[in-house]
A computed fold for a 1513-nucleotide RNA from a bacterium, annotated as small-subunit ribosomal RNA. Rfam family: Bacterial small subunit ribosomal RNA. Its family is annotated with ribosome and structural constituent of ribosome in the Gene Ontology. The coordinates come from a structure-prediction model, not an experiment, and the mean pLDDT is 81. The sequence was found in a public genome assembly.

RNA sequence: AAUGUUUUUUUGGAGAGUUUGAUCCUGGCUCAGGAUGAACGCUGGCGGCGUGCCUAAUACAUGCAAGUCGAACGGUAAGGCUUUCACAGUUUGCUGGUAGUGGUAAAACACUCGAGCAAAGCGUGAAAGUACACGAGUGGCGGACGGCAGAGUAACGCGUAGGAAUGUACCCCAAAGUGAGGGAUAACUGCUCGAAAGAGUAGCUAAUACCGCAUGUGGUCUUCGGAUUAAAGCUUCGGCGCUUUGGGAACAGCCUGCGUAAGAUUAGCUAGUUGGUAGUGUAAUGGACUACCAAGGCGACGAUCUUUAGCUGGUCUGAGAGGAUGAUCAGCCUGACUGGAACUGAGACACGGUCCAGACUCCUACGGGAGGCAGCAGUAGGGAAUUUUCCACAAUGGGGGCAACCCUGAUGGAGCAACGCCGCGUGCAGGAUGAAGGCUUUCGGGUCGUAAACUGCUUUUAUUUGUGACGAUUAUGACAGUAGCAAAUGAAUAAGGGUCGGCUAACUACGUGCCAGCAGCCGCGGUCAUACGUAGGACCCGAGCGUUAUCCGGAAUUACUGGGCGUAAAGAGUUGCGUAGGUGGUUUGUUAAGCGGGCAGUGAAAUCGUGUGGCUCAACCAUACACACAUUGUCUGAACUGGCAAACUUGAGUGAGAUAGAGGUAACUAGAAUUCCAAGUGUAGGAGUGAAAUCCGUAGAUAUUUGGAGGAAUACCGAUGGCGUAGGCAGGUUACUGGAUCUCAACUGACACUAAGGCACGAAAGCAUGGGGAGCAAACGGGAUUAGAUACCCCGGUAGUCCAUGCCCUAAACUAUGGAUGCUAGCUGUUUGAGGUAUCGACCCCUUAAGUAGCGAAGCUAACGCGUUAAGCAUCCCGCCUGUGGAGUACGAGCGCAAGCUUAAAACAUAAAGGAAUUGACGGGGACCCGCACAAGCGGUGGAGCGUGUUGUUUAAUUCGAUGGUAAGCGAAGAACCUUACCCAGACUUGACUUCCUUGGAAGCUUUUCGAAAGAAGAGUGUGCCUUCGGGAACCAAGUGACAGGUGUUGCAUGGCCGUCGUCAGCUCGUGUCGUGAGAUGUUAGGUUAAGUCCUUCAACGAGCGCAACCCUUGUAUUCAGUUGAAUUUUUCUGAAUAGACUGCCCUGGUAACAGGGAGGAAGGAGGGGAUGAUGUCAGGUCAGUAUUACCCUUACGUCUGGGGCUACAAACACGCUACAAUGGCCGGUACAAAGGGCAGCCAACCCGCGAGGGGGAGCAAAUCCUAUCAAAGCCGGUCUCAGUUCGGAUAGCAGGCUGAAACUCGCCUGCUUGAAGCUGGAAUCGCUAGUAACGGUAAGUCAGCACAUUACCGUGAAUACGUUCCCGGGUCUUGUACACACCGCCCGUCAAACCAUGAAAGUCACCAAUACCUGACGUCCAGCCUUGUGCUGGCCUAAGGUAGGGGGGAUGAUUGGGGUUAAGUCGUAACAAGGUAUCCGUACCGGAAGGUGCGGAUGGAUUACCUCCUUU
Repeated sequence: AAUGUUUUUUUGGAGAGUUUGAUCCUGGCUCAGGAUGAACGCUGGCGGCGUGCCUAAUACAUGCAAGUCGAACGGUAAGGCUUUCACAGUUUGCUGGUAGUGGUAAAACACUCGAGCAAAGCGUGAAAGUACACGAGUGGCGGACGGCAGAGUAACGCGUAGGAAUGUACCCCAAAGUGAGGGAUAACUGCUCGAAAGAGUAGCUAAUACCGCAUGUGGUCUUCGGAUUAAAGCUUCGGCGCUUUGGGAACAGCCUGCGUAAGAUUAGCUAGUUGGUAGUGUAAUGGACUACCAAGGCGACGAUCUUUAGCUGGUCUGAGAGGAUGAUCAGCCUGACUGGAACUGAGACACGGUCCAGACUCCUACGGGAGGCAGCAGUAGGGAAUUUUCCACAAUGGGGGCAACCCUGAUGGAGCAACGCCGCGUGCAGGAUGAAGGCUUUCGGGUCGUAAACUGCUUUUAUUUGUGACGAUUAUGACAGUAGCAAAUGAAUAAGGGUCGGCUAACUACGUGCCAGCAGCCGCGGUCAUACGUAGGACCCGAGCGUUAUCCGGAAUUACUGGGCGUAAAGAGUUGCGUAGGUGGUUUGUUAAGCGGGCAGUGAAAUCGUGUGGCUCAACCAUACACACAUUGUCUGAACUGGCAAACUUGAGUGAGAUAGAGGUAACUAGAAUUCCAAGUGUAGGAGUGAAAUCCGUAGAUAUUUGGAGGAAUACCGAUGGCGUAGGCAGGUUACUGGAUCUCAACUGACACUAAGGCACGAAAGCAUGGGGAGCAAACGGGAUUAGAUACCCCGGUAGUCCAUGCCCUAAACUAUGGAUGCUAGCUGUUUGAGGUAUCGACCCCUUAAGUAGCGAAGCUAACGCGUUAAGCAUCCCGCCUGUGGAGUACGAGCGCAAGCUUAAAACAUAAAGGAAUUGACGGGGACCCGCACAAGCGGUGGAGCGUGUUGUUUAAUUCGAUGGUAAGCGAAGAACCUUACCCAGACUUGACUUCCUUGGAAGCUUUUCGAAAGAAGAGUGUGCCUUCGGGAACCAAGUGACAGGUGUUGCAUGGCCGUCGUCAGCUCGUGUCGUGAGAUGUUAGGUUAAGUCCUUCAACGAGCGCAACCCUUGUAUUCAGUUGAAUUUUUCUGAAUAGACUGCCCUGGUAACAGGGAGGAAGGAGGGGAUGAUGUCAGGUCAGUAUUACCCUUACGUCUGGGGCUACAAACACGCUACAAUGGCCGGUACAAAGGGCAGCCAACCCGCGAGGGGGAGCAAAUCCUAUCAAAGCCGGUCUCAGUUCGGAUAGCAGGCUGAAACUCGCCUGCUUGAAGCUGGAAUCGCUAGUAACGGUAAGUCAGCACAUUACCGUGAAUACGUUCCCGGGUCUUGUACACACCGCCCGUCAAACCAUGAAAGUCACCAAUACCUGACGUCCAGCCUUGUGCUGGCCUAAGGUAGGGGGGAUGAUUGGGGUUAAGUCGUAACAAGGUAUCCGUACCGGAAGGUGCGGAUGGAUUACCUCCUUU
């Protein structure tokens, strides 16, 4: 709004990114939207409608922008017309004639020339006339409108609503009149001056110009008698004018209420100032002006001053409230080169008028003059930037005129500009081989893409032609042959810009490699970049698209709507007193200011909204209606607020009676202690510290006794206690004094609350003066500590601390919590009252009031927490906050003796800073627990020689990797060649190796030359297998290209595997619950365990990966089987299966889990050992085991060969071996294993050799044979006798053996000889808890050979563990944190360097507004004078100028101060953990610096213990 009884329609508010490991909050920054008089970049087809110097109110060439009226006038310079005249030529007619030519017989006739007259029209000149017209002039009206601009103005300027003391030409209405005169003057003429502009003088003349007279409706003045006061004519006779008065319309002037920027780092301003009286002046009011009188006026409700600004309707934005803005259009104001002034006029103090002064420009004959585009065009300049020196008065309007008409850069139009808005187009349909080409690819494809080509169609637009308006009325059209209409031609003329990491729609490839670059914020780029550049593709808009600038929005981020202040920014130190202001208890009456309602006026138009209409639509335009914004007047209502009046008692106060108290001020006084002094006793130390030293003491300290002096502070009581506004207050007594509370309810009767400014108080430190000075103690001195130690510790010690007086005025002045009032569950302690109960009384108990504490409902809170003492629910008042840093700083001002305090910015920098809580990590935090972690023991390493590995060095190469633990006898279970990756040299290029194709050949074998070999060049031999006879399989050679190949790079691109924490007991999930959330709970707690093992409890209940168990082995038994074992067998052995151990039984403790003890048993509480390694951490290790992305090499970074190297050797480190000896060495004898291996192998017997070994060949593919007598330590004897040895064996020489093509570089072994260091190892450090350590040997793998290593095996076989204080590592819980790359973290300040903005500064420069004085133009006004003139003289005022001293802001300035910023500078380490001296606040002193110390304060300090209290049971 419609309908008609519940329906429909319309309107209307969106967020995101970024602080963190993650979370919630606070809070800023940024983005998405809209807009613009815009500019810039790229691009650009058309039309319509709009708009177009925002900067220099800078300067302007040139042209135009305000004239008109002859119906006011004298006139007539120009022009037209008429008449006349003159002149010249032309034409025509007439007159008569002469001459010539042609012609004729001669004529006639024809042509030509000249003369006269007349006429005509054209041309030139002159004169006159002209009811044509008109230059200049007199006169009238208009130049005060229209047009432009916004400098000034913070104001009655504007807006809005009113008012009274006014004026008005033209216009309208009404009334009355318009008679009769006069004297001048311009133009003009003459003369004069001047370059010019112009001026002077003499003379003439007119008027609707000027001046008297008359009349007086009327007006004005008035003493009410009276006085005074007009006019203009022209005429075509229709009329147009003129004068006076009244009224109107519209316009203008004046006054007032309210509203209309910022700054208080502008607080006082004002002498015509405020008022009065009398005048002057004006159209009019008024200190507007003058004289006199009074002393007022304005201001915290912001005067004055400074800065900025035209105001409004509106415009942009916004849901709105608001915010921003004031271009175009419209209203008002203001300005016209700058400043001042008046004249004229109805109107001006006048844009295209005057005068003066000034600056500037121009002309000049140097004497003097001229000018004013912020009118339209245009020029220069400025600037990022803004148009044509166009057409027309056809329309609309304006001026003049009776009119015709003239004028009009107003206006109407055109031109330029994508500057904006709106509209249209750049084709439409079909068309798959999904063409070519581009891009990409997993190589299959995908995509550009029906897109193109091609086929058909159309013609908006374009081009050409024809026709052709409206705007105009009877006429007149700049626009304009425009708009429109019609026809023809032909897809023909017409697409770009930005973006594609998230926000934010849109993704790939290549190039680049923290470079080049991007970026609105976060951020991207260091070799796989969706973020840079290019390409393809995509997305968004589209004749535009982006960027920049500005405004609003989002931003509830100034919060009226609609925010906050315990910890994030924010409660002032106290509000003690209190002003202004704001707010205010109960009842009645009244009023009607606020408030509500009705009516009326205004609120310009345009704009906005809605409806309708007109341009084809739209933009645009027209029309109608409505809303909105307020405000005024009037009527009305009386619930609430206010005013007035009257009451009330509950707020507040008074009174009476009590009470408690470190409340305050002053005086007096007491004892303990410290120190000092004197004296006695007494002797060598004392003091101090982590340890020391400085220091005191034999000159007698400390200790002790007595006496004395002096100052300061008051143990116990004592307390979450008491009092005070806060700061603060503590021995006792006295004096004076403030407040509070309780009871009673007598009195007053709202007297109240808050409180800007103001007053007062205000710890400590500090300052001044005078005292005092015991202890303590900044500064300072010394001793330590330390790298240093301007510190912490120690010894001293001065200000100060104390008193009096006066200043200072700040603190973490804190409850980080302003005050007042009311309301909203409780429980408990405590202090002080009152009442009740009880009692003889006190105590106890109950109720209540006022304090003071603890815990908690609801509620609040971001959370922590608060919770009747609110941070809850409400009301009132005050203060304060708005990102961080700069900075509580600079400047200014006030206060102060000073120190300094209060008030208090900006530039600049930056994307965060911050609060609370969470999970981790960490702590020189805590509690508990475990581990060969320590302790208790045993044996080593570190010292020596040698072996091996590593670093380093060297080298042609000494290949590469591993580097704290978690590299270093590691990869490598074995480098002479090979390996081999390295170096030198020589070779090869489809290759040493894989697959495919073609050709040829079987393959293969033998052999020659060169060569170090690889290889190169040859010679000969050989013809196989299958077959469908084409050929095929394997192999070889040649060729071709796809490809091979790479131990080249990246372990920070990866897979896989591994190390480590750690065989530590942890790590998680589902559902539920709690929390806004990250997360928590479970998993914590009390116990227990090796164990998150189990038990109990519990908002948890379950589950998974780990633990344990299942697996292997070993210890006992049984059963079965048995090659072997000389044989036998109950045994031994080998193999398999089974049994056995489960806290099962007993006792004790415990709810239980479990623990302790015992029995039995081979074994007892996991019996021993092994395999087994959760989620994860270390960008741990490995691209050189293999695999593999990407990159790189391709006659080489690939492949082959010979030689060399990996084995070097000043030094250092790691792991081992052998030793240093008597628990031993050597010699002799003698005993006992396990587990392995073996055919290109193990190798027996026997023989040879001192031996390594050789010969030999039996046996054995192995419980049978061999290695292997199987051992050694051991045991039994002997010897050595403490020594560099009969220890030790390095080194070296000689002679041999073995393997192997090969033993030089560079193997192992044997024999003889040689016989080094070393006598138990500094600081430090490693392993091990039982068949373990230690000691002893054996075997295997690798391997041709090479073992002090590694991996296994058995033998002998200990010591010790009180215990968890400490070291290390780990686990759980808890706590702090400014850490999260996680303490190898974070982080502060000086100094050094670069850059940036800023303060101070001797000054310098220009500017602004005032002040005082001097000079003073024009001009109004006044006065005087006469010669009466456009007169002269003088005066007041003033612009401009000058002089002077101050004030204000600005620019600049040698130097200087701090501040900020900047990947890798210096010095320290102040803070964060107990940050290694807890930190911080105020103050004072000191110090390279962070900072240190003193005094007082805070907890926003960890830890431990104690006390008290609360809650629950």